This is a predicted structure of a 703-nucleotide part of an RNA (large-subunit ribosomal RNA, domain II) from a Candidatus Omnitrophota bacterium. The full RNA is in RNAcentral, with records from ENA. The organism belongs to Candidatus Omnitrophota, within Bacteria. Rfam family: Bacterial large subunit ribosomal RNA. Gene Ontology terms of the family: structural constituent of ribosome and ribosome.
Context: one part of a larger RNA
RNA sequence: UCCGACGAGUUACUGUGCGGUGCAAGCUUAAUCUUGCCAUGAAAGUGUCAAGAGGAGGCGAAGCGAAAGCGAGUCCUAACUGGGCGAUUUAGUACCGUAUAGUAGACCCGAAGCUGAGUGAUCUAUCCAUGGUCAGCGCGAAGCUCUCCGAAAGGAGAGUGGAGGUGCGAACCCUUCAGUGUUGAAAAACUGUGGGAUGAACUGUGGAUUGGAGCGAAAGACUAAACAAACUCAGAAAUUGCUGGUUCUCCCCGAAAUAUUUCUAGGGAUAGCCUCGGAUAAAUAAAUAGUAGGGGUAGGGUGCUGAAUGGGCUACGGGAGCAUACUAGCUUGCUGAGCCCAACCAAACUUCGAAUACUACUAUUUUUAUUCCGGGAGUAAGACAAUGGGGGCUAAGCUUCAUUGUCAAAAGGGUAUCAGCCCAGACUGUCAGCUAAGGUCCCUAAGGAUAGGCUAAGUGGUAAAGGAUGUGAAUUCACUAAAACAACCAGGAUGUUGGCUCAGAGGCAGCCAUCAUUUAAAGAGUGCGUAACAGCUCACUGGUCGAGUGAUUUCGCGCCGAAGAUGAUCGGGGCUUAAGCCUAUUACCGAAGCUGCAGAUUAGUUUUGCCUUUGGGCAAGACUAGUGGUAGGGGAGCAUUGUCUAGUUGGUUGAAGCUGUACCGUUAGGAGCAGUGGACACUAGACAAGGGAUUAUGUCGGA
Numbered sequence: 001u002c003c004g005a006c007g008a009g010u011u012a013c014u015g016u017g018c019g020g021u022g023c024a025a026g027c028u029u030a031a032u033c034u035u036g037c038c039a040u041g042a043a044a045g046u047g048u049c050a051a052g053a054g055g056a057g058g059c060g061a062a063g064c065g066a067a068a069g070c071g072a073g074u075c076c077u078a079a080c081u082g083g084g085c086g087a088u089u090u091a092g093u094a095c096c097g098u099a100u101a102g103u104a105g106a107c108c109c110g111a112a113g114c115u116g117a118g119u120g121a122u123c124u125a126u127c128c129a130u131g132g133u134c135a136g137c138g139c140g141a142a143g144c145u146c147u148c149c150g151a152a153a154g155g156a157g158a159g160u161g162g163a164g165g166u167g168c169g170a171a172c173c174c175u176u177c178a179g180u181g182u183u184g185a186a187a188a189a190c191u192g193u194g195g196g197a198u199g200a201a202c203u204g205u206g207g208a209u210u211g212g213a214g215c216g217a218a219a220g221a222c223u224a225a226a227c228a229a230a231c232u233c234a235g236a237a238a239u240u241g242c243u244g245g246u247u248c249u250c251c252c253c254g255a256a257a258u259a260u261u262u263c264u265a266g267g268g269a270u271a272g273c274c275u276c277g278g279a280u281a282a283a284u285a286a287a288u289a290g291u292a293g294g295g296g297u298a299g300g301g302u303g304c305u306g307a308a309u310g311g312g313c314u315a316c317g318g319g320a321g322c323a324u325a326c327u328a329g330c331u332u333g334c335u336g337a338g339c340c341c342a343a344c345c346a347a348a349c350u351u352c353g354a355a356u357a358c359u360a361c362u363a364u365u366u367u368u369a370u371u372c373c374g375g376g377a378g379u380a381a382g383a384c385a386a387u388g389g390g391g392g393c394u395a396a397g398c399u400u401c402a403u404u405g406u407c408a409a410a411a412g413g414g415u416a417u418c419a420g421c422c423c424a425g426a427c428u429g430u431c432a433g434c435u436a437a438g439g440u441c442c443c444u445a446a447g448g449a450u451a452g453g454c455u456a457a458g459u460g461g462u463a464a465a466g467g468a469u470g471u472g473a474a475u476u477c478a479c480u481a482a483a484a485c486a487a488c489c490a491g492g493a494u495g496u497u498g499g500c501u502c503a504g505a506g507g508c509a510g511c512c513a514u515c516a517u518u519u520a521a522a523g524a525g526u527g528c529g530u531a532a533c534a535g536c537u538c539a540c541u542g543g544u545c546g547a548g549u550g551a552u553u554u555c556g557c558g559c560c561g562a563a564g565a566u567g568a569u570c571g572g573g574g575c576u577u578a579a580g581c582c583u584a585u586u587a588c589c590g591a592a593g594c595u596g597c598a599g600a601u602u603a604g605u606u607u608u609g610c611c612u613u614u615g616g617g618c619a620a621g622a623c624u625a626g627u628g629g630u631a632g633g634g635g636a637g638c639a640u641u642g643u644c645u646a647g648u649u650g651g652u653u654g655a656a657g658c659u660g661u662a663c664c665g666u667u668a669g670g671a672g673c674a675g676u677g678g679a680c681a682c683u684a685g686a687c688a689a690g691g692g693a694u695u696a697u698g699u700c701g702g703a
Stems, first nucleotide, its partner, number of pairs: 001703006011104013026059003032053005038047003063070002073085004107245002110242001114235006125209009134199001136168003139164001143160007172196003177192004211227001213223002248637006258271005272379002274376006284369001285366009299352001300350002305346002309342005317335002319332004382407010412423003427599004432595003438589003441573003447586001449585006460575001466560002470557005476551004487544005493517003498512003523538001527536002600627012638692001640689008649681002657676005663670002
């Protein structure tokens, strides 16, 4: 991992609701006793079941009051024209079933722990008693002896001596570091290296101390491979708001992720939303239309409140200056409350003010959808999208509100892929039709559709500020057959080298002035150039040529800006008067949508037939509206095991079980036949459950 078997809402009592049965202003027995059948036993007896007795007790028929008590009333009060609870509206009770609640282990498995009684110091911690062990080699304390010095105290030297939690180093004890080992040779080792090795040393044997206790040179260490409280058994099925699991089918309806509160926030209670039953049928409810309302949002506005820019005027305002004995005074390239003008702003501003929304009434449509009472729930982690806001950075697949939608609990089509986007809500079948979103060159169903434009960038098929003789459309202005713009040919002169400056300054370093003449035209000069001239060129003019040229503004589509890590790409191929973009038109494709045909089922209405306890039930049709679904509510069934009753039921001429199989049923499921098997089964009705397993790191067995 697989296969098989086992494996989870049970039982008792007490309430409540619903269904059923009996009796009914009543209903009902409990313990106990008697009798009978049966079982057991030798008998006595005992036990299940049935029948009878047993009225003790319980519930109900009357309530009110604390009570005495009174009573369809009573209590409050001195007393109610008052108020509270009742009656006036009579149905209960016993049992059975079912749903649910409470008390019990209470759907099942799962803690860490708590308490009690015991067992442990053969491991280890400390201690007690009694034993044992420590090769060898160093260093050389005190003391002693001798010699020397000294007056002495004492000192020095040599020798001897053999101290020491002394040195080196085996046994022994330990385990510093490294490697190996890491399903090991080993649940802590091996190899090398290392520390102690006469001591607070190591060790044998016997003994002592223990579970909130021991023992501890103290690490919360150790107390039998486990210790911030050992192990065994018991209380015990401890408790768990937490995780996991919870077993057959079909039909009807179908949520919530919110509010209040909570030592509460991943749990509850109450309400909201779902379901089932009953009641109400009306100024019920909803939608639409009309009428009538209140509002202070969006927007607007700046009269108020506040903010805020510029200007003007201005003070027995400030500053500065002048002047001044003091008081006063004068002036102002400064500032300035306030007033005025202009322009601007506000969630906590408003002289104003919508659309929606909400409320009331009327009408129409739907036709109970509303409301009330009662039984059963689940939910109280929501997600994204659009819109209106708050927080944040007008960041987030962010967070928090409001309104709506979808998902959640929704499949189908589109978006290449893609819970929350767009279209659309799947009862079943169909080799029929029409459409939605989205599409129609090929992959790929359907137009290489029609008409008119645009784009040249593969833009389309990512992105900004900014930039540009890209290109199309439009606007305004200027020049132009008296010849424009561009190109080519020619001229571009004279006073004069203007004056100044300067080494020089001759159009062209710089400063000043910038006139006049000849002209078709030509600046006291636009740029290059020279040391300065020269030279080239421009403005300006003539000629050649012959038709548009230059500039401003707006819009459409494009260009650059544009860098990422394994190989690229619009889904791919591929596409250029498109198969791109814009506008208009038309046809087609396209879904589980809608329609046709056939069928099933639910609810309601209705027809016929049968049955009937006259309430209704069953069957066959017709019509109308439905039939996605998680949590969850309600309904109807299938299968398994057993009991009772029935069957002229089946069975060695072959039961159950097992294997195979093309049959039947909407499903759970049910037959038939063949083989195997070798003795028990089946059908109908009723009843009772140890009553259904792909999941619990489930339990046991097998492979």